[in-house]
Context: one part of a larger RNA
Molecule: small-subunit ribosomal RNA, 3' major domain
Organism: metagenome
RNA sequence: UGACGGGGGCCCGCACAAGCGGAGGAGCAUGUGGCUUAAUUCGAUGCAACGCGAAGAACCUUACCAGGGCUUGACAUAUACCUGCACGCCCCCUGAAAGGGGGGAAGCCAUCGAGGGUGGUAUACAGGUGCUGCAUUGCUGUCGUCAGUUCGUGCCGUGAGGUGUUGGGUUAAGUCCCGCAACGAACGCAACCCUUGUGUUUAGUUGCCACCGCCGGUGAUGAGCCGGCGAGCACUCUAAACAGACUGCCCGUACAAGCGGGAGGAAGGUGGGGACGACGUCAAGUCAGUAUGGCCCUUACGCCCUGGGCUGCACACGUGCUACAAUGGUCGGUACAGUGGGAGGCAAUGCCGCGAGGUGGAGCAAAUCCCCAAAACUGGCCCCAGUUCGGAUUGGAGUCUGCAACUCGACUCCAUGAAGUUGGAUUCGCUAGUAACGGCGUAUCAGCUACGACGCCGUGAAUACGUUCCCGGGCCUUGUACA
Numbered sequence: 001u002g003a004c005g006g007g008g009g010c011c012c013g014c015a016c017a018a019g020c021g022g023a024g025g026a027g028c029a030u031g032u033g034g035c036u037u038a039a040u041u042c043g044a045u046g047c048a049a050c051g052c053g054a055a056g057a058a059c060c061u062u063a064c065c066a067g068g069g070c071u072u073g074a075c076a077u078a079u080a081c082c083u084g085c086a087c088g089c090c091c092c093c094u095g096a097a098a099g100g101g102g103g104g105a106a107g108c109c110a111u112c113g114a115g116g117g118u119g120g121u122a123u124a125c126a127g128g129u130g131c132u133g134c135a136u137u138g139c140u141g142u143c144g145u146c147a148g149u150u151c152g153u154g155c156c157g158u159g160a161g162g163u164g165u166u167g168g169g170u171u172a173a174g175u176c177c178c179g180c181a182a183c184g185a186a187c188g189c190a191a192c193c194c195u196u197g198u199g200u201u202u203a204g205u206u207g208c209c210a211c212c213g214c215c216g217g218u219g220a221u222g223a224g225c226c227g228g229c230g231a232g233c234a235c236u237c238u239a240a241a242c243a244g245a246c247u248g249c250c251c252g253u254a255c256a257a258g259c260g261g262g263a264g265g266a267a268g269g270u271g272g273g274g275a276c277g278a279c280g281u282c283a284a285g286u287c288a289g290u291a292u293g294g295c296c297c298u299u300a301c302g303c304c305c306u307g308g309g310c311u312g313c314a315c316a317c318g319u320g321c322u323a324c325a326a327u328g329g330u331c332g333g334u335a336c337a338g339u340g341g342g343a344g345g346c347a348a349u350g351c352c353g354c355g356a357g358g359u360g361g362a363g364c365a366a367a368u369c370c371c372c373a374a375a376a377c378u379g380g381c382c383c384c385a386g387u388u389c390g391g392a393u394u395g396g397a398g399u400c401u402g403c404a405a406c407u408c409g410a411c412u413c414c415a416u417g418a419a420g421u422u423g424g425a426u427u428c429g430c431u432a433g434u435a436a437c438g439g440c441g442u443a444u445c446a447g448c449u450a451c452g453a454c455g456c457c458g459u460g461a462a463u464a465c466g467u468u469c470c471c472g473g474g475c476c477u478u479g480u481a482c483a
Stems, first nucleotide, its partner, number of pairs: 001483002003480003007477007015467002019430005026322008034313002042053002064308007073125001077124006089104006108116002127297002130295003136291001138286003141282001143280001148187006154163003167178003193274004198243007207233002212230007246268001249262005324423001328382006340371003345364002350359003389420001394415007436459007
C1' cells in the first nucleotide's frame, strides 16, 4: 500500500421488510448430468453452464458411427507435357448411391508461330470442425451503469509511499459547495444521440371525412340513420423543422451547494425508456464464426456417397408450458389494437369439406391489396363432482410440406380419457402503464417438434412503517502470525 475480520461509523441496491404472482408436488416440452450405444459429434459447468452456441438435426445441415468408394483430390495458385477437344449432352453395363467401365452425336474464342480457355497426366501443393483459449488476435460475459481509476508539477517521507482523491455539508454520481500544501488535468459521471409524452409551422396521397353539394336505400316525398361520389385538409394520422424544463419564478430553510413546499405547465427537479460499460478482476469463455503461432495427419485425422446417430432411457437437476377449476368451463351474439411481413410471395369475395385443408383466383413490389386479435362485454347451460374441470396416453381415419415423414414432422377429426383437489424444506421475479392476465407479429424456415427467442399492443393492480437482520457494493477508520 492492499486484502481480510462472526471490528466500528456513514451510505446505497426488489438486499431485507410490506405486497402481488410464481418455482419446488402433477403431466408434457426443452436443456444438462448420468446410463446405454457401432455412434448417441463438439463446446458451455457457482453467481456469470443447463429453452446456452443452435434465429429451425427426417436427407442435407453434420462435425459422430457402419458400409461402399476417390487420391493433385470437393476448392486455390503455378510450372511442364498431352489434347481430333470448351464445359456439357445422350445411351448401355455394374452399383444402394457415390463411384467405376464402355459407346455415340455435336464440337469454343482465335489464328496459322502459337496463345487464351477447358479436360487429362505429372510435380510443387491443396485439405483437416485434428490438439493447444494456459502461445494468440478479435469479440464477449462478469463485478457494474458500481462511482470510481489515475497523471503532471509542487510539497511531505531515508524509503516503500503519501498528499491531491482526506474533512464539513450535499447529490443518482470523485454531483456540486465550503475548507484544506496543494494547484491543475485525463479516463469515467452528467450532457451531446435515438425514442416516447405537449404544442406550433410546413406538407396532404395511398391517410382523414367536420362543414358543404349530389345520388341511392330506409322512412311519409320530412327529420334522422346507413351507403356511395364530389369537394375539402378542419380534425386524426403520417414525417420533417422548431418551441418547450432551466430549480427559471414564489415561500421556507441553508454561509454556499442544495433540500422541503407551491404556482404555472402536456411534462418538475435525471419526465419515462434505450444506446452508451472507466482503470482493472476472473491464465473467465470462444483455435467449432473468422484470423493466427506451434504441434500432428497426408491412398488419410483429407474428400464423396447410402443408411444410421445427434430424438436412444431404471434415474437426477435446471428452465418453461398446461392444469388442478365457478373471478371458471362451454355454446351463441357483439366490439376494440399495434409492431411487423408479402412476388418461386401475401392472398380476399365465392364454392367443396365437421375440420386440418382443397378449389379458384379479385387485388397487391403495397399508408392503396392481403395476412390480422384474444381476454373484455352480453345472453343461455353447468352447480362443486375427479365433474360439461383437466387434458396426458393410446386406437382408428385423414390433411399438408417434401425425392422421401419407419427410426424421427406438424396439424385435423372420431374415440380413449391418465396424473392432478394449490404443492415439504427451500427458493425466484417485480416499485407503474410496472407485476399479473390476454392475444398478435417477426427472424430462422420446403415443412416443423416454437410451449423457445426478440418485439408489439389490449386489460391493468397491491405494497414500501422502515434499515435491526440476510446478500452484494461504495467511502472513512481500526486490528492483523496474510501478500